[in-house]
RNA sequence: GCGCCGGUGGUGUAGCCUGGCAGCACACCGGCCCCCCAAGCCGGUAGCCCGGGUUCAAAUCCCGGCCGGCGCA
Numbered sequence: 001g002c003g004c005c006g007g008u009g010g011u012g013u014a015g016c017c018u019g020g021c022a023g024c025a026c027a028c029c030g031g032c033c034c035c036c037c038a039a040g041c042c043g044g045u046a047g048c049c050c051g052g053g054u055u056c057a058a059a060u061c062c063c064g065g066c067c068g069g070c071g072c073a
Base pairs, nucleotide, nucleotide: 001072002071003070004069005068006067007066010026011025012024013023020056028044029043030042031041032040049065050064051063052062053061
C1' cells in the first nucleotide's frame, strides 16, 4: 500500500443482508417482599465511532475518514 471482518448504554451482545418507536443479559437507581441482607418481583436512568450523501424516514443503503483484528505485498 491492497483486501476482508469488526466498532451499538457502564460491561457483553442482538438488530444491519430485506430502511419504519433500538431488543436482551449483567451492572446501576427507586419500590415491593423480608427482622435484616441476599434472592425474587415491579418500575426507571443510560447507547448506534466521526463527517457527508440518498430517502418522507438511516444503526441499517452509498462515499470518505478514524480505531481494532486477520490476510497479502